[in-house]
Model confidence (mean pLDDT): 78 of 100. A computed fold for an 86-nucleotide RNA from Nocardioides islandensis, annotated as Glycine riboswitch aptamer. Rfam family: Glycine riboswitch aptamer. Rfam's curators write: This family represents the bacterial glycine riboswitch. Taxonomically the source falls in Nocardioides (Bacteria, Actinomycetota, Actinomycetes, Propionibacteriales).

RNA sequence: CGAACCCGCGCGGGAGAGCUGGACACCAGCGCCGAAGGGGCAAUUCCUCCCCGGAACCUCUCAGGCACCAGGACCGCGCGGACCAG
Numbered sequence: 001c002g003a004a005c006c007c008g009c010g011c012g013g014g015a016g017a018g019c020u021g022g023a024c025a026c027c028a029g030c031g032c033c034g035a036a037g038g039g040g041c042a043a044u045u046c047c048u049c050c051c052c053g054g055a056a057c058c059u060c061u062c063a064g065g066c067a068c069c070a071g072g073a074c075c076g077c078g079c080g081g082a083c084c085a086g
Stems, first nucleotide, its partner, number of pairs: 001086001006081008018030005031066003037062001038060003044054002
């Protein structure tokens, strides 16, 4: 000097799911969705093996969501930080 991985910020893309009533937001009844988060099993990952550890967009729907807005896993680009192969 410094790739990958990790973290943060910005920009772009970003799904699913309702009906009725009450003037609308919203509230209520019942129904529904899952891709923030959380829980569970565990495909699987690490290791000679076991154990331990990590672990899903699988699953549960606690939270959240079911006009718009917002949010949104994940993907791409940029910037910054830490660590580090070289």